[in-house]
Context: one part of a larger RNA
């Protein structure tokens, strides 16, 4: 030196195991912020490095309320000192306190630092010093002053209200790639993705027909499943790709402008042409016109409103138009009906219910035998609207937390109802006929170029939207209905508003899984976005397990008053010894046999 067997050493797989994580599913929350956020920096304990907590009142403070024996957070024990049945500590509600940076806002600044003014208070003889509030721009509104320049207006000023920023996604809009596919590529594709910019909401956006339809009809918008990978578009390539219709899911309709009428103001005109109507009498700063604004009126497409003329309906009262009387108009007030805070016109309040933020009640079992332990076994019992779950020295309905089930808030949010209170509306006008020289959204509609968007890539291109031009009607009007023209349907643009169905989940709570089990599952199960790298933007680890319980080895040797270890003791177990369950396999060693 080989091999074979045994018996260690290294080593950390592998087996179990789970505190963490993955995915969804219901339900709630869908914001915070100058009343100074989000996310920091410095503090802050008796002794404190770190997490965690909190703010110079600093692991807290007060005050309502739950709960009842201990307690001063975790690492992590421990000394000292304390508190607590006069109810500590913990749990919830409300509130105080909140250092400095940070939209950061008095003014600067190289963030957590610097230097002010202005009113009050303390203090000093006096100034420095200490404290409290205040002091940024922008916008909207009111008042105030005020040039060039006389009225104005620019400016200035002051007070009231708002906004600034952070936030995972989902929303809409303003911009908008390129790799890549087309087996190259340039049209086209990726794709209006991606990204970046702007704003909003709990959703949002879309929305009550200038819509489809097709000779019958439908009746607002969304979302879903057909239609259908159809019709089409398409370097007729690559790909791109509808809608009518049916079936579901949800349902909800409004409201302006203008035509006319009145108020008020402002110009203008202007002396009689007005002043509801009759009749007397008076007024005329009236009337006309026109602008702005406020009321009323009015909201459609078998057109519709106005205006004027007629017929019919219409509960009481008191006003009042220049006066005085009738009469018609108007305003008003009771009664009368109706609605109602998501839009249809518009603030809300109380109660009651109910939920959610703490919580309280909650059946039933012993022996026996193995074993270190009983929940295993045997044997005979209970509960059970509870045999989900997890724990306890090994597998528990009845040991322990809990489960099923019932109950439960001083406080402070929310929700539906219902009732009151409140508030608005309607009758106060409304029908119906005739009839009109009255209104019906103008730089609009449509045209022409250039472009965009529709599945539609200019094509036969309709629709839709507009950057330059040009330009209409008013119902005997306009617009659609895939060039275009007729007929014929169907609607009604150029104003606005609007619950539900739908999108999402950073966040809370509850719950599930032929989801992971420490190289897996989150980058992170642990002092993790840490440690470390990087000038910086950034990048970014590894690291889990003793036992049932520290019972973590008291005393003795040996060594260096070591390390390590030998005995003793704990323990079921110490080849469970904190370098700790299990402990593979490479390496690497003893012994013992063989061969050489």
């Nucleotide at each position: 030196g080989g091999c074979a067997c045994a018996u260690g050493g290294u080593g950390g797989a592998u087996g179990c195991c789970u505190u963490g994580g993955u995915a969804c599913c219901g339900a709630g929350a869908g914001a915070c912020g100058a009343c100074g956020a989000a996310g920091g920096a410095c503090g802050u304990g008796g002794u404190u490095g770190g997490c965690u907590g909190c703010g110079a009142u600093a692991a807290g403070c007060u005050u309502c309320g739950g709960g009842g024996a201990g307690c001063c957070g975790c690492u992590a024990a421990a000394c000292a000192g304390g508190c607590u049945u006069u109810g500590a500590g913990c749990c919830g509600g409300a509130g105080a306190u909140u250092u400095c940076c940070g939209a950061a806002u008095g003014g600067g600044g190289a963030a957590a630092c610097c230097c002010g003014c202005c009113u009050g208070g303390g203090g000093u003889c006096a100034u420095g010093c200490c404290u409290a509030g205040g002091c940024a721009u922008c916008c909207a509104u009111g008042c105030c002053u005020g040039a060039a320049u006389a009225c104005a207006u620019a400016g200035g000023g002051c007070a009231u209200g708002g906004a600034g920023g952070u936030g995972a996604a989902c929303g809409c809009a303003g911009g908008g790639a390129a790799c890549u596919g087309a087996a190259a590529c340039a049209u086209c594709u990726c794709a209006g993705u991606a990204c970046c910019u702007g704003c909003a909401g709990g959703a949002a956006g879309a929305g009550a027909a200038a819509u489809c339809a097709a000779g019958a009809g439908a009746g607002a918008u969304u979302c879903c499943c057909a239609a259908a990978g159809u019709a089409g578009c398409g370097g007729c390539g690559a790909g791109c790709g509808a809608a009518a219709u049916g079936g579901g899911a949800a349902g909800a309709g409004c409201c302006c402008a203008a035509a006319c009428c009145g108020g008020u103001u402002g110009c203008g005109u202007g002396u009689a042409a007005g002043c509801c109507c009759g009749c007397a009498g008076g007024c005329g700063u009236u009337g006309c016109g026109u602008a702005a604004u406020c009321g009323g009126g009015g909201u459609u497409g078998u057109g519709g409103g106005g205006g004027c003329a007629g017929u019919c309906c219409g509960g009481a009262g008191g006003g009042c138009a220049c006066u005085g009387c009738g009469g018609a108009u108007c305003c008003u007030u009771c009664a009368g009906g109706g609605a109602g805070u998501u839009a249809u016109c518009a603030a809300g309040c109380a109660u009651a219910u109910c939920c959610a933020u703490a919580g309280g009640a909650g059946a039933a079992c012993g022996a026996u035998c193995u074993g270190g332990a009983a929940a295993g076994u045997u044997c005979g019992g209970c509960c059970a609207u509870a045999g989900g779950g997890g724990g306890u020295g090994a597998u528990a309905g009845c040991c322990c937390c809990g489960u099923a089930u019932c109950c439960g808030a001083a406080a402070u949010g929310g929700a539906c109802u219902a009732u009151g209170c409140c508030u608005c509306c309607c009758u106060g006008g409304g029908a119906c006929u005739g009839u009109u020289u009255c209104c019906c959204g103008a730089g609009u509609a449509g045209c022409a170029c250039g472009g965009g968007g529709c599945a539609c890539g200019u094509g036969g291109a309709a629709c839709c939207c507009u950057g330059u031009g040009u330009g209409a009607a008013u119902c005997c009007g306009g617009a659609a209905g895939g060039a275009c023209c007729a007929u014929c349907u169907u609607c009604c643009a150029a104003g606005g508003c609007u619950a539900a169905a739908u999108a999402c989940u950073a966040c809370u709570c509850g719950g599930u899984a032929a989801c992971c089990g420490a190289u897996a599952g989150u980058g992170c199960a642990c002092a993790a976005g840490u440690a470390c790298c990087g000038u910086g933007a950034g990048g970014g680890a590894a690291a889990g397990g003793u036992g049932a319980a520290a019972a973590g080895u008291a005393c003795c040797c040996c060594g260096g008053c070591g390390a390590g270890g030998g005995g003793a003791g704990u323990g079921a177990a110490a080849u469970a010894g904190u370098a700790c369950c299990u402990g593979a396999a490479a390496c690497c060693g003893u012994g013992u046999g063989c061969c050489u």

A computed fold for a 596-nucleotide part of an RNA from a Bacteroidales bacterium, annotated as large-subunit ribosomal RNA, domain I. The full RNA is in RNAcentral, with records from ENA. The prediction has a mean pLDDT of 83. NCBI's taxonomy places the organism under Bacteria, Pseudomonadati, Bacteroidota, Bacteroidia, Bacteroidales.